This is a predicted structure of a 72-nucleotide RNA (transfer RNA) from an Anaerolineae bacterium.
Rfam family: tRNA. Rfam classes the family as a transfer RNA.
Lineage of the source: Bacteria > Bacillati > Chloroflexota > Anaerolineae.
RNA sequence: ACGCCCAUGGUCCAGUGGAAGGACAUCUCCCUGCGGAGGAGAAGGCCGUUGGUUCGAGUCCAGCCGGGGGUG
Numbered sequence: 001a002c003g004c005c006c007a008u009g010g011u012c013c014a015g016u017g018g019a020a021g022g023a024c025a026u027c028u029c030c031c032u033g034c035g036g037a038g039g040a041g042a043a044g045g046c047c048g049u050u051g052g053u054u055c056g057a058g059u060c061c062a063g064c065c066g067g068g069g070g071u072g
Base pairs, nucleotide, nucleotide: 001071002070004068005067006066010024011023012022013021018055026042027041028040029039030038048064049063050062051061052060
């Protein structure tokens, strides 16, 4: 320099164009002789960013920022 891949709660990951869910972690309650174990519940995201397409975008398209890897 030129292709390719990735980006979603604190972490790791799902998500088929109809509007975001799981596990772990955190908090509260229950259970228990006490529990960091077990059970129930809650909070936490507007999806890297800027545009475009669309009635509607996490999802499709383009630029940019960041990360990974490849070629020279």